[in-house]
Molecule: TPP riboswitch aptamer (THI element)
Organism: Mangrovihabitans endophyticus
């Protein structure tokens, strides 16, 4: 000085499905709505905070009311997918490598 590794700080992005006998429990998952406020007859829904994941792409979104398989059911699994989009080419440390200098 600089690809790759790991850690941290600050900043930013994102989702919350399916089923049942529904104060709860079961399935997948990192996460399946914890708190406060708004809203409703009650839900739904919205905002902020928290947890979790992600920041050049294996977060996530679109195609998609898609295709195949499977399930009690579901983006449950696979395909589509080297697809189209997608938030820092930030700072500090670590490690690695290269170069230079000195000593033996």
């Nucleotide at each position: 000085g600089c690809a790759a590794u790991c850690c941290g700080a600050c900043a930013g992005g994102g989702g919350a499905g399916c089923g049942c006998a529904c104060a709860g429990c079961g399935c997948u998952g990192a996460g399946a709505g914890u708190g406060c406020g708004g809203g409703u007859g009650a839900c739904a829904c919205c905002g902020c905070a928290g947890a979790c994941c992600c920041u050049c792409g294996u977060a996530c979104c679109u195609g998609a009311u898609c295709u195949g398989g499977g399930u009690a059911a579901u983006g449950c699994c696979a395909g589509c997918g080297c697809a189209g989009g997608g938030a820092g080419c930030u700072c500090g440390g670590u490690c690695g490598u290269c170069u230079c200098c000195a000593g033996c």